[in-house]
Formats: sequence, structure tokens, C1' cells
RNA sequence: CGGAGCAUAGCUCAGUCGGUUUAGAGCGCACGCUUCACACGCGUGAGGUCGUAGGUUCGAAUCCUACUGUUCCGA
Repeated sequence: CGGAGCAUAGCUCAGUCGGUUUAGAGCGCACGCUUCACACGCGUGAGGUCGUAGGUUCGAAUCCUACUGUUCCGA
């Protein structure tokens, strides 16, 4: 320098043929129940501008473009 993949909750990820399943799961965190207490277990809850900025569309996490970060391949 060229090419490809990835970016969604604190962590690991699903969702990716556009919509009426409204953004979700597990772990973690907070609170409650339980216990003398802790752990385990059960229940409830908080936490997300879906990397950033534009574009297409009636409608975008999802399609297109650029940029940023990261991984890999080639030279």
C1' cells in the first nucleotide's frame, strides 16, 4: 500500500433475506425471599443514542458510502 472479517448491556454473544416479537439471552451488578450468617436456590429491577457521520426508504441494529478502532491475509 491492497484485500477480507468484526464493532449490539460491565463481560461473552444472539438477532443481520428492512416492519407489527416493542432490542434480547447467559454471566455479572443492586434489591427482596430463604439462612443465626454466608453460599446455593427463587423472584424483581437497573443498565443500550446497536462504533461515528451521512445516504436510500413511509419505515434501518439490519441495505449503501465514508471514517475510526481491531483481527487476519497478501505485497

Predicted 3D model of a 75-nucleotide RNA (transfer RNA) from a Saprospiraceae bacterium. The RNAcentral record of the sequence draws on ENA. The organism belongs to Saprospiraceae, within Bacteria. The coordinates come from a structure-prediction model, not an experiment, and the mean pLDDT is 81. Rfam family: tRNA. Rfam links the family to the GO term triplet codon-amino acid adaptor activity. About the family: Transfer RNA (tRNA) molecules are approximately 80 nucleotides in length. Rfam classes the family as a transfer RNA.